[in-house]
RNA sequence: GCUGAGAUAGUGUAGCCUGGCAGCAUAUGGGACUGUGGAUCCUCUGGCCCGGGUUCAAAUCCCGGUCUCGGCC
Numbered sequence: 001g002c003u004g005a006g007a008u009a010g011u012g013u014a015g016c017c018u019g020g021c022a023g024c025a026u027a028u029g030g031g032a033c034u035g036u037g038g039a040u041c042c043u044c045u046g047g048c049c050c051g052g053g054u055u056c057a058a059a060u061c062c063c064g065g066u067c068u069c070g071g072c073c
Stems, first nucleotide, its partner, number of pairs: 001072007010026004020056001029043004049065005
């Protein structure tokens, strides 16, 4: 230099192709239970890498950029 894949709560991930209030698990906080703790159950909080475009509406489609991993040279 060329090329493929990826970036989503503190952590691990689904959703993207086919646009419509972003799901699950875990963790933090609160509560129930318990002599205390743990386990278990209920519940709150918290997220789409950045910029632009298309659209009534973008995590999703288009363009550019950054970063990570792999392959070629």
Notes: Predicted 3D model of a 73-nucleotide RNA (transfer RNA) from a Thermoplasmatota archaeon. Rfam family: tRNA. Its family is annotated with triplet codon-amino acid adaptor activity in the Gene Ontology. Rfam classes the family as a transfer RNA. The sequence is in RNAcentral, with records from ENA. The coordinates come from a structure-prediction model, not an experiment, and the mean pLDDT is 82. Taxonomically the source falls in Thermoplasmatota (Archaea, Methanobacteriati).